[in-house]
């Protein structure tokens, strides 16, 4: 970098350095010299991967007259801890493309929506 899979309305801030842009892109709307963004240190959130462990049900094998039991495989839901990451303004800040619904209208335009799907993006994991 590419491919595929999962998740993305929850959660979590202090100090130091620096000094002008930043929030991926575009349009909005925000953040920012009362110092944003970034970097460093510490703290925290979370639970994708990894390890241990508890429970549930599925399948298979075996034991048993039966009730049931043992083992194995993979699945789901938890708990704990080290590590690999990630994250700690705003829903991925909102919208972007297509459809649906509500209101308005003669119709359209228009306005609205925790509606459905898609695109793009982010993070983790698989494979190359």
């Nucleotide at each position: 970098c590419a491919u595929c899979c999962a998740u993305c309305g929850a959660g979590a801030c202090c100090g130091g350095c620096u000094g002008a842009g930043g929030g991926a892109c575009a349009g909005g709307c925000c953040c920012g010299a009362a110092g944003a963004c970034g970097c460093c240190g510490g703290g925290g959130c979370a639970a994708c991967c990894u390890g241990a462990u508890g429970g549930g049900g599925a399948c298979g094998a075996c034991c048993g007259c039966a009730a049931g039991g043992u083992c194995g495989u993979g699945c789901c839901c938890g708990u704990c801890g080290c590590g690999g990451u990630g994250c700690c303004a705003a829903g991925u800040c909102c919208u972007g493309c297509g459809g649906g619904g509500a209101c308005c209208u003669g119709a359209g335009c228009g306005u609205c929506c925790a509606c459905c799907g898609g695109a793009a993006g982010a993070u983790g994991g698989u494979u190359g």
Notes: A computed fold for a 128-nucleotide RNA from Luteimonas marina, annotated as SAM riboswitch aptamer (S box leader). Rfam family: SAM riboswitch aptamer (S box leader). About the family: The SAM riboswitch is found upstream of a number of genes which code for proteins involved in methionine or cysteine biosynthesis in Gram-positive bacteria. Rfam links the family to the GO term regulation of gene expression. The organism belongs to Luteimonas, within Bacteria. Model confidence (mean pLDDT): 81 of 100.